[in-house]
Molecule: transfer RNA
Organism: Radiomyces spectabilis
């Protein structure tokens, strides 16, 4: 230097034959509860899906650029 694959809340994920409010769990916040703490249960916090553009009536999904991390060739 060329190909592959991945990128999604603070943390790991689901969703990638396009279409209602992007899914679960750990977290954290408040509340019940207990003398108090965990536990439980309830309720809420947090994302503009790695950036920019494109197609589209509508992109987390599809097209091309570029970061960026692993890989495999040279």
């Nucleotide at each position: 230097g060329a190909c592959u694959u991945g990128c999604u809340g603070g943390u790991g994920u689901a969703g990638u034959c396009g279409g209602u409010u992007a899914u679960c769990a750990c977290g954290c916040c408040u509340g019940u509860c207990u003398c108090a703490c965990a536990c439980a249960c309830a309720g809420g916090c947090g994302g503009u899906c790695g950036c920019c553009g494109g197609u589209u009536c509508g992109a987390a999904u599809c097209c091309g650029g570029c970061g960026c991390a692993a890989g495999u060739c040279a």